[in-house]
């Protein structure tokens, strides 16, 4: 140096196939319930999807660079 996957709330991932309001489980705050605590119920905060830029009426999702991580290959 090349090719290839990953990169989404604090964590652990789906969405991406078909472009069309960013979800879930666990944590987290608070109310209930209990003497209290855990459980269990209710309710809520929390990301705009590595970063940048382009295409599009519209991009987490198509293109291009780019930055980290692993795997390969080559020197």
């Nucleotide at each position: 140096c090349g090719u290839c996957g990953c990169g989404u709330g604090g964590c652990u991932c789906a969405g991406u196939u078909u472009g069309g309001u960013a979800g879930a489980g666990c944590g987290c705050u608070g109310c209930g319930u209990u003497c209290g605590g855990g459980a269990c119920g209710c309710a809520g905060a929390g990301g705009u999807c590595g970063c940048a830029a382009g295409u599009u009426c519209g991009a987490a999702u198509c293109u291009u660079g780019u930055c980290g991580c692993g795997a390969c290959g080559a020197c």

This is a predicted structure of a 75-nucleotide RNA (transfer RNA) from Waltera intestinalis. It matches the Rfam family "tRNA". The family's RNA type in Rfam is transfer RNA. Gene Ontology term of the family: triplet codon-amino acid adaptor activity. The RNAcentral record of the sequence draws on ENA. Taxonomically the source falls in Waltera (Bacteria, Bacillati, Clostridia, Lachnospiraceae).